[in-house]
RNA sequence: UCAGAUGGCUGGAUGGCCGCCCCGCCGCGUCCCCCGUGGACCGGCGGGGAGGAAAGUCCGGGCUCCACGGAAACACGGUGCCGGAUAACGUCCGGCGGGGGCGACCCUAGGGAAAGUGCCACAGAAAGCAAACCGCCCGUCCGCCGGUCUUCGGACCGCGCCGACGGGUAAGGGUGAAAGGGUGCGGUAAGAGCGCACCGCCCCCCUGGCGACAGGGGGGGCACGGUAAACCCCACCGGGAGCAAGACGGAGUAGGAGCGGCCGGCCCAGCCCUUCGGGGCGGGGGCCAGGCGUGUUUUCGCGCCGCCGCUCGGGUAGGUCGCGCGAGGCGUCCGGCGACGGACGUCCCAGAUGAAUGGCCAUCCAUCGUGUCCGGGUCCGCCCGGACGCGGGGACAGAACCCGGCUUACAGGCCAUCUGACGCU
RNA sequence: GCCGCCGUAGCUCAGGGGUAGAGCACACCCUUGGUAAGGGUGGGGUCGGGUGUUCAAUUCACCCCGGCGGCA
Numbered sequence: 001u002c003a004g005a006u007g008g009c010u011g012g013a014u015g016g017c018c019g020c021c022c023c024g025c026c027g028c029g030u031c032c033c034c035c036g037u038g039g040a041c042c043g044g045c046g047g048g049g050a051g052g053a054a055a056g057u058c059c060g061g062g063c064u065c066c067a068c069g070g071a072a073a074c075a076c077g078g079u080g081c082c083g084g085a086u087a088a089c090g091u092c093c094g095g096c097g098g099g100g101g102c103g104a105c106c107c108u109a110g111g112g113a114a115a116g117u118g119c120c121a122c123a124g125a126a127a128g129c130a131a132a133c134c135g136c137c138c139g140u141c142c143g144c145c146g147g148u149c150u151u152c153g154g155a156c157c158g159c160g161c162c163g164a165c166g167g168g169u170a171a172g173g174g175u176g177a178a179a180g181g182g183u184g185c186g187g188u189a190a191g192a193g194c195g196c197a198c199c200g201c202c203c204c205c206c207u208g209g210c211g212a213c214a215g216g217g218g219g220g221g222c223a224c225g226g227u228a229a230a231c232c233c234c235a236c237c238g239g240g241a242g243c244a245a246g247a248c249g250g251a252g253u254a255g256g257a258g259c260g261g262c263c264g265g266c267c268c269a270g271c272c273c274u275u276c277g278g279g280g281c282g283g284g285g286g287c288c289a290g291g292c293g294u295g296u297u298u299u300c301g302c303g304c305c306g307c308c309g310c311u312c313g314g315g316u317a318g319g320u321c322g323c324g325c326g327a328g329g330c331g332u333c334c335g336g337c338g339a340c341g342g343a344c345g346u347c348c349c350a351g352a353u354g355a356a357u358g359g360c361c362a363u364c365c366a367u368c369g370u371g372u373c374c375g376g377g378u379c380c381g382c383c384c385g386g387a388c389g390c391g392g393g394g395a396c397a398g399a400a401c402c403c404g405g406c407u408u409a410c411a412g413g414c415c416a417u418c419u420g421a422c423g424c425u
Numbered sequence: 426g427c428c429g430c431c432g433u434a435g436c437u438c439a440g441g442g443g444u445a446g447a448g449c450a451c452a453c454c455c456u457u458g459g460u461a462a463g464g465g466u467g468g469g470g471u472c473g474g475g476u477g478u479u480c481a482a483u484u485c486a487c488c489c490c491g492g493c494g495g496c497a
């Protein structure tokens, strides 16, 4: 210098003018009442006012309501190497194993497949009880070819060829994602853990480590395919819902119940009393009558309907609370590799409810394009640096009960540590 | 704000590990004097996107994107 790795910070600055939300204080200010250190409005002053993700709502917790004797179990859901951190977690830290990279470093849902069940398409002989298509080898038989002998009928022999049958084999070929350890030597009719060496696997022991695990020794020829983000088994965790939770108080010309008074008739349910013959109540229901509205009118049709007063509870709109002191921020020191914990000091820091945190202007800064000039380099295409002018220009994104995480989005800039290559000393 | 469901052909929907279908629509053919109906043949798919598990993903897991519904 170039190419990277990891961790962290930042997320425009300053000033002027005009506005917005919340809190506190003040006022010979205005209005209201239950007349007070009251409430609302207005004005003035002072203070505060988005994020690292406020987002997705994917986990965990606080808080609230509901359910429930406690606890455990079943079902369902989740988590899953080991140790730690934490209020808790699927998060974080430190390690182990596996994989990738020359390396710094990165990725890893990583319990159990010799408890059971299911699945493994197509291809292939065979896909889970292993099996045998081609090939290789052995034997028997038939035929052919060649050779030897011959009594000329045949007989015998062959690293020989073709075919059939019966065996052996799992080396080689072929199929597949996967074919029942791998490589080599020996061995064999051909082969094969059949034997041996090394690697792998399984079992046992020793050493180190809290542990996951690592290292070493001995034994066993090897039995055991993959899949659990398929059912399942094992261990651990989980009651459900969510601030539109929930609480307080509560309008109407909305609506319910009770009591009293008034107003037409008939029938029925129901209630009360009864000397069991009956009597009383009866807007709870039905029919008729009546009233109101409407179809431009109607004797026709449709819809609605007791009136007044007092009392009571529920509850809608709207209001208030929940709701801003908290697993809180910052600084120093201590313990710990670290996540984190402890002590001391210091600060108070958004709270809306159609929802505030904004708009305009100026200067500067990062940065982009372009032009001129200057300096340097050059492989003559141009490149690098500086000054000035003009133009553009600030990512993702906006709290809504709160907190700890994860995930996703994000222009540009800065810092620290480390790795590799090249060059110079 | 909180909670739940869905996304497959132009439209409406099946398929829930083995390489994707049905009806309607579209194109062509038959039928008819012609049209419709009917019959036949055919084309058309990043299975919303990405990452992972698996030999293999539309299907299983996680993360995004879009749509719909419920709760005062």
Stems, first nucleotide, its partner, number of pairs: 001421010012364007020049008029041004033036001051396001055407002058405005063242004076238005081095005096110001097108004111233002116231002118227003133173002135169007143161002145158005181199006200222001201220008246321003256312007264288005270281004290305006328347008365394001367392011426496007435449004443480001451467005473489005

Notes
Two RNAs folded together computationally: RNase P RNA and transfer RNA, 497 nucleotides in total. Rfam match: Bacterial RNase P class A. About the family: Ribonuclease P (RNase P) is a ubiquitous endoribonuclease, found in archaea, bacteria and eukarya as well as chloroplasts and mitochondria.